[in-house]
RNA sequence: GGGGAGUAGCUCAACGGUAGAGCAACGGCCUUUUAAGCCGCAGGUUCAGGGUUCGAAUCCCUGCUCC
Numbered sequence: 001g002g003g004g005a006g007u008a009g010c011u012c013a014a015c016g017g018u019a020g021a022g023c024a025a026c027g028g029c030c031u032u033u034u035a036a037g038c039c040g041c042a043g044g045u046u047c048a049g050g051g052u053u054c055g056a057a058u059c060c061c062u063g064c065u066c067c
Base pairs, nucleotide, nucleotide: 003067004066005065006064009023010022011021012020017054026040027039028038029037047063048062049061050060051059
């Protein structure tokens, strides 16, 4: 110098139009107890700053971190 990635505790989704899933955590059922299984619930400054837009996780610019 060129390319890719950064979103929930973890792994990852998400046409410019309500930010979701699985696992984990928590509560319940079941079980002598734990684990497993089943049901439910909660959890987000979308790396940071700025720009474009009626509206940005998404597009543009700069910076930071990682590959």